Predicted 3D model of a 309-nucleotide RNA (Bacterial RNase P class A) from a Burkholderiales bacterium. The coordinates come from a structure-prediction model, not an experiment, and the mean pLDDT is 78. The source organism's lineage runs through Bacteria, Pseudomonadati, Pseudomonadota, Betaproteobacteria and Burkholderiales. Rfam family: Bacterial RNase P class A. The family's RNA type in Rfam is ribozyme. Rfam describes the family as follows. Ribonuclease P (RNase P) is a ubiquitous endoribonuclease, found in archaea, bacteria and eukarya as well as chloroplasts and mitochondria.

RNA sequence: GAAGCAGGCCGGGCGAUCGCCGUCGCGGAUUUUUCCGCGGCGGAGGAAAGUCGGGACUCCACAGGGCAGCGUAGCGGGUAACGCCCGUCCGCCGUGAGGCGCGGAUCAGAGGAACAGAGACGAGCCGGUUGAGUCCGGGUGAAACGGCCAAUCUCUACGCGGAGCAACACCAAAUAGGCAGGCGACGACGGGGCCCCCCGAGCCUGCGGGUAGGUGGCUCGAGCGCCGCGGCAACGCGUCGCCAAGAGGAAUGAUCGUCAUAUUGCCGCGAGGCAGUAACAGAAUCCCGCUUACAGGCUUGCUUCACAC
Numbered sequence: 001g002a003a004g005c006a007g008g009c010c011g012g013g014c015g016a017u018c019g020c021c022g023u024c025g026c027g028g029a030u031u032u033u034u035c036c037g038c039g040g041c042g043g044a045g046g047a048a049a050g051u052c053g054g055g056a057c058u059c060c061a062c063a064g065g066g067c068a069g070c071g072u073a074g075c076g077g078g079u080a081a082c083g084c085c086c087g088u089c090c091g092c093c094g095u096g097a098g099g100c101g102c103g104g105a106u107c108a109g110a111g112g113a114a115c116a117g118a119g120a121c122g123a124g125c126c127g128g129u130u131g132a133g134u135c136c137g138g139g140u141g142a143a144a145c146g147g148c149c150a151a152u153c154u155c156u157a158c159g160c161g162g163a164g165c166a167a168c169a170c171c172a173a174a175u176a177g178g179c180a181g182g183c184g185a186c187g188a189c190g191g192g193g194c195c196c197c198c199c200g201a202g203c204c205u206g207c208g209g210g211u212a213g214g215u216g217g218c219u220c221g222a223g224c225g226c227c228g229c230g231g232c233a234a235c236g237c238g239u240c241g242c243c244a245a246g247a248g249g250a251a252u253g254a255u256c257g258u259c260a261u262a263u264u265g266c267c268g269c270g271a272g273g274c275a276g277u278a279a280c281a282g283a284a285u286c287c288c289g290c291u292u293a294c295a296g297g298c299u300u301g302c303u304u305c306a307c308a309c
Stems, first nucleotide, its partner, number of pairs: 001305010012259007020043010045280001049291002052289005057164004069160005074088005089103001090101004104155002109153002111149002121146001125138004168216004178207006189200005223242003227238004261278007
């Protein structure tokens, strides 16, 4: 210098104006609830995505144990847990840095093996040999007298109840309907019966369930950052510091200025100038992972080859 391998990080900055959501303070209206105005502060991501694995939480179900079913699978470790992560052995791929995993058990049982070959799972067959199926050899084929395949069933070990914040809890309107009590007339309407009674329909009062709507659940948590210690590592422990969206038919937006980066076009001999463009993507109870998408940029360690000293 070229080509690569494995990681880590960022993914626009600052300002102005007008809005939206939350919260705090002050003022005003209002019995309360609530509403209005002004001001301060906070307001998407590394993946918020796919909803794939694991959990927290809530409700429902459930004596104990077993069977069935599903999942996981070298060995050891981490974790709340996992199919995730770390270390390591083995196998395969790569010159290498490294990558990949279809890596438990075949003396418990069953099943299977193309073509070739006399014969393919059952022992037999051919030639020689021995006291003796005692021993040796046999073209073919991946495998021929013993073995192979568990990504065929199976066995072993371990794990697994179901639904999900539209969970669930509370408050609670109008209309319709329900229950209880009362009023009124047996004059009329419907029904019943032992012919004058009962029930319904009507009116009034009270109660309860559900719906619309509202409130909680809701964000302080297996939390984040620095440092120290233990550990090869994943990770754990400790001191100190920090609080960083909480909406919900769903806010987090729009416009402008300026700076920076990349890129395109035009002009200029050139330094440069002018104009344009800005990746994937938008929280919805929360957390740990995995996978997938991504303009552009920064950075660490390592490998191979070439050249120079």